This is a predicted structure of a 75-nucleotide RNA (transfer RNA) from a Candidatus Sungiibacteriota bacterium.
The prediction has a mean pLDDT of 80.
Its Rfam family is "tRNA".
Taxonomically the source falls in Candidatus Sungiibacteriota (Bacteria, Bacteria candidate phyla).
RNA sequence: GACCCCAUCGUCUAGCCUGGCCCAGGACGUAUCCCUUUCACGGAUAAAACGCGGGUUCGAAUCCCGCUGGGGUCA
Repeated sequence: GACCCCAUCGUCUAGCCUGGCCCAGGACGUAUCCCUUUCACGGAUAAAACGCGGGUUCGAAUCCCGCUGGGGUCA
C1' cells in the first nucleotide's frame, strides 16, 4: 500500500443477508421487593446498548459512502 472480517446494555450474545407493530430480545451481573431466624437457593420487578459523521427512504441497528478503532491475508 491492496483486500477481507469485526464494532449492539457492565460482560457475552441474538437480530443485519430479507428496512417496518410493541419498551432492540436473551444469559450472567447490578438494584429493590418477596421467601428464609439470617445467608445461599428460588420468585417478581426495574435500570442498562446499536463506534462516529453523512446519504438513500414515508421509515435505517439493518442498505450506501466516508472516518475511527480492533483483527487477519498478501505485498